[in-house]
Context: one part of a larger RNA
RNA sequence: UGACGGAAGGGCACCACCAGGAGUGGAGCCUGCGGCUUAAUUUGACUCAACACGGGAAAACUCACCCGGCCCGGACACUGUAAGGAUUGACAGAUUGAGAGCUCUUUCUUGAUUCGGUGGGUGGUGGUGCAUGGCCGUUCUUAGUUGGUGGAGCGAUUUGUCUGGUUAAUUCCGAUAACGAACGAGACUCUAGCCUGCUAAAUAGUUCACCGAUCCGCUCUGCGUCGGUGCAACUUCUUAGAGGGACAAGUGGCGUUUAGCCACACGAGAUUGAGCAAUAACAGGUCUGUGAUGCCCUUAGAUGUUCGGGGCCGCACGCGCGCUACACUGAAGGAAUCAACGUGCUCUUAUCCUUGCCCGCAAGGGUUGGGUAACCCGUUGGACCUCCUUCGUGCUAGGCAUUGGGGCUUGUAAUUCUUCCCCAUGAACGAGGAAUUCCCAGUAAGCGCGAGUCAUAAGCUCGCGUUGAUUACGUCCCUGCCCUUUGUACA
Numbered sequence: 001u002g003a004c005g006g007a008a009g010g011g012c013a014c015c016a017c018c019a020g021g022a023g024u025g026g027a028g029c030c031u032g033c034g035g036c037u038u039a040a041u042u043u044g045a046c047u048c049a050a051c052a053c054g055g056g057a058a059a060a061c062u063c064a065c066c067c068g069g070c071c072c073g074g075a076c077a078c079u080g081u082a083a084g085g086a087u088u089g090a091c092a093g094a095u096u097g098a099g100a101g102c103u104c105u106u107u108c109u110u111g112a113u114u115c116g117g118u119g120g121g122u123g124g125u126g127g128u129g130c131a132u133g134g135c136c137g138u139u140c141u142u143a144g145u146u147g148g149u150g151g152a153g154c155g156a157u158u159u160g161u162c163u164g165g166u167u168a169a170u171u172c173c174g175a176u177a178a179c180g181a182a183c184g185a186g187a188c189u190c191u192a193g194c195c196u197g198c199u200a201a202a203u204a205g206u207u208c209a210c211c212g213a214u215c216c217g218c219u220c221u222g223c224g225u226c227g228g229u230g231c232a233a234c235u236u237c238u239u240a241g242a243g244g245g246a247c248a249a250g251u252g253g254c255g256u257u258u259a260g261c262c263a264c265a266c267g268a269g270a271u272u273g274a275g276c277a278a279u280a281a282c283a284g285g286u287c288u289g290u291g292a293u294g295c296c297c298u299u300a301g302a303u304g305u306u307c308g309g310g311g312c313c314g315c316a317c318g319c320g321c322g323c324u325a326c327a328c329u330g331a332a333g334g335a336a337u338c339a340a341c342g343u344g345c346u347c348u349u350a351u352c353c354u355u356g357c358c359c360g361c362a363a364g365g366g367u368u369g370g371g372u373a374a375c376c377c378g379u380u381g382g383a384c385c386u387c388c389u390u391c392g393u394g395c396u397a398g399g400c401a402u403u404g405g406g407g408c409u410u411g412u413a414a415u416u417c418u419u420c421c422c423c424a425u426g427a428a429c430g431a432g433g434a435a436u437u438c439c440c441a442g443u444a445a446g447c448g449c450g451a452g453u454c455a456u457a458a459g460c461u462c463g464c465g466u467u468g469a470u471u472a473c474g475u476c477c478c479u480g481c482c483c484u485u486u487g488u489a490c491a
Base pairs, nucleotide, nucleotide: 001491002490003488004487005486007485008484009483010482011481012480013479016475017474020439021438022437023436024435027324028323029322031320032319033318034317035315036314043054044053065310066309067308068307069306071304076119077118078117079116080115086113089108090107092105093104094103123298124297126296127295128294132292134286135285136284137282138281139280144183145182146181148179149178150159151158152157162174164173165172188275189274190273194244195243198241199240200239201238204235205234206233207232208230209229210228211227212226213225214224250264251263252262253261254260326432330391331390332389333388334387335386344376352371353370354369356367357366358365359364398429403424404423405422406421407420445467446466447465448464449463450462451461452460
């Protein structure tokens, strides 16, 4: 100097607690991991920092695993054989999963491309992440880290980097043998909220004018609603550029009357949410992201590559993330009514988003069009919610697992049921023990939508809006982290 302490004192955190909310743990199912089984059930990862993770929703491909079959995509050099032929390809039959001349029978064809040997390459989702790069994760979401000159010490080292107050912060005030600095924090970038000010817009609209339709009110001039055209004006709404705006600025308390904190007023905001993120490390993960890569292994009976089939889905069991529920704040049937993020084919010819109309119980089918998109789908008529009716607490009209039959669609292919639809069947589950997770504002929770994956396609993930609480606004008791003091026979 560190590390450790069942040592002390401060400070901090919903990956800690308190006050609560939603749960998970119990049930059914989905999915990941282990185990068992298996020809194979490929494999990595195992406290936080493995386990709906590998963007890992695998029918073929993927694919690495298992059972089989072709192929060489064995450069180049040396050497051998060799134009009297090194070699290549093949109908039919046998053979074979196979219209693989793979092999055999039978012969034809080809012409120095090859073939045999040696050296040496090449390929490898083969091994080693404990040989590595790069990337990521974590220590570690906290405030921490470093050198120059000066001071102290023989020196390792220390001071700077601090008694105190303050802050989200080593943030500042101040203190001061230190002074002046650097990285990190902050600033910054994106995002949300405001602008009747600027710049504009037939791919966005508004207002006005004209024309037309319609029902109601009727004071039959009008007013309201809808449609069309603008020969016509503008940018409030919409879009998006440049800018502005908030700085604890104002007032009152608290405070060394400092740094700052609290309250109020004015205001669209008086902490929107994310990104980025130091020093030092880990023998954390990845050789299965890479035509990044050392070494080892293998390299023609292949661990290369391709084709066919199977597997990754297997089920006495254990654990984790989730979905659906256990109903009346509800279910079912009608009616009414509101979003925001997105996305969208014809190039590599396989796969796009879809209006309207017709058929069908539905899934879906047929047919017309529009859209490479602020132009079309589309004013995206989303769900919960709201209104009316039925049900009436009963494993019930709650709940849907499981199973039988039928139908469409995607695909070369659906059996080990791809998804979806119809009819029937109607299991557990009556709010979940010990334990434990997440979380404070447009947040939790409820509710759906879009994208990723995608031929088929969300119980997952990433975003988006809609309805919208209860309870803190504190503490160091538990669990940890940081600093100071202290002890140590530890390094």